[in-house]
Formats: sequence, C1' cells, structure tokens
RNA sequence: AUUUUCUGGUUGAUCUAGACUCGUAUAUAUUCAGGGAUAUGGCCUGAACGUUUCUACCCGGCUGCCGUAAACAGCCGGACUACGUGUUAUAGGUCGCCGGAU
Repeated sequence: AUUUUCUGGUUGAUCUAGACUCGUAUAUAUUCAGGGAUAUGGCCUGAACGUUUCUACCCGGCUGCCGUAAACAGCCGGACUACGUGUUAUAGGUCGCCGGAU
C1' cells in the first nucleotide's frame, strides 16, 4: 500500500417509508327506489351517477320552512382517499468518507 471478514462514527450522496406542505380529483355533490319521524320532528336502508381515480360521499352547528302533511331549503366549520410537487432535526436500506480489529 492492497485485499478478506467484522465493527464504531459520519451536518456526504441516494432510495424507501413516515411526518408536514401545496396542487389535481369531487362540488364530502347529484338523481332515484323502499321505509321512517312530525314543530321536543325533519331520519334510515339500497341503487345509479360524478373523478383519465382506488376509496369516500359523512359529522357538528346556525338560520329558515313545513300548522300536522309529506316534503325539506340555505349558510358556516371539519376531512378522508388516490396521484403528484416541495421540505424534513424521523426510521430503515445501499454506496461513499473518517477510524478500529483481523
């Protein structure tokens, strides 16, 4: 000096995952069917549709409306899921670098 195997460190690179962030999708929307409640009520079940898209399609509150009937309306707040951008003081893998043993 090189090689083999093992090992410590690393504010080096890269990959994967996680976390956060923003964007796209979808409007947590729409249309039906069956059933149910009735001003102390306004729901439940199922289907279709919507996304170059898997999943989801609900929760809480406020206001209105319906004079007891079968039908709800508007507004506010909340995400989840799929994919992508960026960040990372988190975890792991690989390589590099600095050491140790052989």

Purine riboswitch aptamer from Lihuaxuella thermophila, 102 nucleotides, folded computationally. Its Rfam family is "Purine riboswitch aptamer". Rfam describes the family as follows. Riboswitches are metabolite binding domains within certain messenger RNAs that serve as precision sensors for their corresponding targets. Allosteric rearrangement of mRNA structure is mediated by ligand binding, and this results in modulation of gene expression. A class of riboswitches that selectively recognises guanine and becomes saturated at concentrations as low as 5 nM. In Bacillus subtilis, this mRNA motif is located on at least five separate transcriptional units that together encode 17 genes that are mostly involved in purine transport and purine nucleotide biosynthesis. It has also been shown that some members of this family are specific for adenine instead. It was read from a public genome assembly, where an Rfam model found it. The prediction has a mean pLDDT of 81.